This is a predicted structure of an 87-nucleotide RNA (transfer RNA) from a bacterium. Rfam family: tRNA. Rfam links the family to the GO term triplet codon-amino acid adaptor activity. Its mean pLDDT, the model's own confidence on a scale to 100, is 81.

RNA sequence: GGAGAGGUGUCAGAGCGGUCGAAUGAACCGGUUUCGAAAACCGGCAGGGGCGAAAGCUCCUCGUGGGUUCGAAUCCCACCCUCUCCG
Numbered sequence: 001g002g003a004g005a006g007g008u009g010u011c012a013g014a015g016c017g018g019u020c021g022a023a024u025g026a027a028c029c030g031g032u033u034u035c036g037a038a039a040a041c042c043g044g045c046a047g048g049g050g051c052g053a054a055a056g057c058u059c060c061u062c063g064u065g066g067g068u069u070c071g072a073a074u075c076c077c078a079c080c081c082u083c084u085c086c087g
Base pairs, nucleotide, nucleotide: 001086002085003084004083005082006081007080010026011025012024018070028044029043030042031041032040046061047060048059049058050057051056063079064078065077066076067075
C1' cells in the first nucleotide's frame, strides 16, 4: 500500500429498516434465605440536556461527521480505532 471482519449501556454480546434505548449474561445495588457468608431466588440497574417544589414529562445519544428514507444501531460516503490476510 491492497483486501476482509469488527466498534452497541460499566464489561461481554444479540439485534441486520418501523413493534428497539435496544435481548441475554456478567458486574453493581436492595431484598429473601443463613449463626455468618457463598450459592440459589426475587427486584432494580446506561449517560447527558430541558421543564418541574416533587411525582413526573420531554429531547438527544449504537466510534465520529455527513447522506438516503415518512422512518436508520441496521442502507450509502468519508474519517478514526481494533483484529486477520496479502504484498